[in-house]
């Protein structure tokens, strides 16, 4: 210098003007009260905040809520080298083994085929259990046998059934709780105290009076759940690492047809994928580029 | 936002326990019959089995990840 591998960071910047959604605040009006004050609504002054590394797919796992403060058995499902980590996982970390790569490294559903059952197309004389052919030997004693993924054998296949080990209750914020208004609290059918419905598919156990379907009618509202959390940053310590502990500091959207934008100026490397909707930890997929660190191979110079 | 399901020829569907070259009906093309058309009969075209990867000797079928599409879920009584 070229080509690569691994890990991490970033995701146009700055200034001005006009808006949008919450929060705090100033002032005014209304209501309650003698008053201090309190509550609600509207307007208003000022301040501060306002999408992501994937917010996505919903593929795993957990929190939270309801159903017996979740029960038993069977069935079913998931995982699968060994050890560790975590709230938990199919994630992550370390080690072994196998495959790929010159290498740094990458990939691996990687238990059991002597518990049992099934399958092994075509080709081939013969395809799973030993027989057959040729040669050989005292002797089914030994050797070879075209094809095929596998052939004369402790064969292969468990991302076929299965066995072993470990784990798993169901539904989901349209869960759930409170509340307002309106309507015809209607009609038909099915089941039901001989226990319906619900509780997982079945059985048991529990609960205990209505339940389900179709037609018809009404509302298309408000509050809460809702964001302080397995949170983020930093220092030290334990550990090979994932991770954990302690101290200090910080507060970082919470809407509800759904805000986070538009315009102007300027600079550059000319800006990709893409938009929160109960919340987290992972995985996978999409992504213009830029920067940093460690390492490998090749070539050249000293 | 949450949940469930589907994808095979232009359309509607089969495809069994993974097995040799994936079929059927309609549609399209050609021919026969007819004076001509329809109907009928015969022949025929057309598939990366939604995409990619994996397991396996072998994948439409088994597994994983994506893509596209469809359906259901508010409250009162």
């Nucleotide at each position: 210098g070229a080509a690569g591998c691994u890990g991490g960071c970033u995701a146009g910047g700055c200034a001005g003007u006009c808006g949008c959604u919450g929060c705090c605040u100033u002032u005014u009006u209304u209501c309650a009260g003698u008053a201090a004050u309190g509550a609600a609504a509207a307007a208003u002054u000022g301040g501060g905040a306002g999408a992501g590394g994937a917010a996505a797919g919903u593929c795993c796992g957990g929190g939270c809520u309801c159903c017996a403060a979740a029960g038993a058995g069977c069935a079913g499902g998931a995982u699968g080298c060994c050890g560790g980590u975590u709230a938990a996982u199919a994630g992550c970390c370390g080690g072994c083994c196998g495959c790929c790569g010159u290498g740094a490294g990458g990939c691996g559903a990687g238990g059991a085929a002597u518990a049992g059952g099934g399958c092994c197309a075509c080709a081939g004389a013969g395809a799973c259990g030993a027989g057959c052919g040729u040669a050989u030997u005292a002797a089914g004693u030994u050797a070879c046998g075209g094809u095929g993924a596998a052939a004369c054998g402790c064969g292969g296949u468990a991302a076929c059934c299965u066995c072993c080990a470990u784990c798993c209750g169901g539904a989901g914020c349209a869960a759930g709780a409170c509340u307002a208004a309106a309507u015809a609290g209607g009609c038909a059918g099915a089941c039901c105290u001989u226990g319906a419905c619900g509780u997982u598919g079945c059985u048991c156990g529990c609960u205990g009076a209505g339940u389900c379907u179709g037609c018809g009618g009404g509302u298309a509202g408000g509050u809460u759940g809702c964001u302080u959390g397995a949170g983020c940053g930093u220092a030290c310590g334990a550990g090979u690492a994932a991770u954990c502990g302690u101290g200090c500091g910080c507060c970082u959207a919470g809407a509800g047809g759904a805000a986070u934008g538009a315009c102007u100026g300027u600079c550059c490397a000319c800006g990709a994928c893409a938009g929160a909707a109960c919340c987290c930890g992972g995985c996978u997929u999409a992504u213009c580029g830029g920067c940093c660190a460690g390492c490998u191979u090749c070539a050249c110079u000293u | 936002g949450g949940g469930u399901c589907u994808g095979u020829a232009g359309c509607u569907c089969a495809g069994u326990u993974g097995g040799u070259u994936a079929g059927a009906g309609c549609a399209g093309g050609g021919g026969a019959c007819u004076c001509a058309u329809a109907a009928u009969c015969c022949c025929u075209u057309g598939g990366u089995c939604g995409a990619a990867g994996g397991u396996u000797c072998a994948a439409g079928u088994c597994c994983u990840u994506c893509c596209a599409g469809a359906c259901c879920c508010a409250c009162c009584a």